RNA sequence: GGUUCGGUGCCCGAGCGGCCAAAGGGAACUGGCUGUAAACCAGUCGCGAAAGCUACGAAGGUUCAAAUCCUUCCCGGACCA
Repeated sequence: GGUUCGGUGCCCGAGCGGCCAAAGGGAACUGGCUGUAAACCAGUCGCGAAAGCUACGAAGGUUCAAAUCCUUCCCGGACCA
């Protein structure tokens, strides 16, 4: 340099153009249980009182509507040279 796969919340990871603040697991927080802790169980877990706003590597684009499709770029894995 080329081909190909990937980048999602604090971490891992699923994700069909609308049903997505986005499955599931972990961490964290609150409570229960326990002599204490661990384990286990329940709830919460972007901001906000709500309406709503913002968010899926970055920037553009398509669309009524994009994490999802297109373009370029950045980063990582595998293979080829």